[in-house]
RNA sequence: AUUUCAUGAAGAGUGGUUGAGGGACGAGCCCUGUGACGCCACGACAACCGGACAAAACACAGUACCGGUGUCAACUCUCUCCUGGAUAGGCGCAAGCCACAGGGCACAUGAGAU
Repeated sequence: AUUUCAUGAAGAGUGGUUGAGGGACGAGCCCUGUGACGCCACGACAACCGGACAAAACACAGUACCGGUGUCAACUCUCUCCUGGAUAGGCGCAAGCCACAGGGCACAUGAGAU
């Protein structure tokens, strides 16, 4: 770098340093000198992988103790493409549009493969 599978509605922040951007891209919306992004320290959350302990249930799958990652504004902040959108919501005379639901794409993280 490509690819496969799983997960993505919950959860968790303080201090120091620096000094203007940040939330992947586009659009929106938002965060930010009451200090962003980054870095460092300590802490926390979670339970993907290895271990330990527990358990031995058709099915469902524990603890968070050790190690490897990850994460700690907003649902992956929202939307873009497709389907549904009814005997059931809103607007409209209608066509239709929207809310909403599901899926896809993309992205992120983990575990594997090449």
Record summary:
SAM riboswitch aptamer (S box leader) from an Acidobacteriota bacterium, 114 nucleotides, folded computationally. The organism belongs to Acidobacteriota, within Bacteria. Its mean pLDDT, the model's own confidence on a scale to 100, is 78. The sequence was found by an Rfam model in a public genome assembly.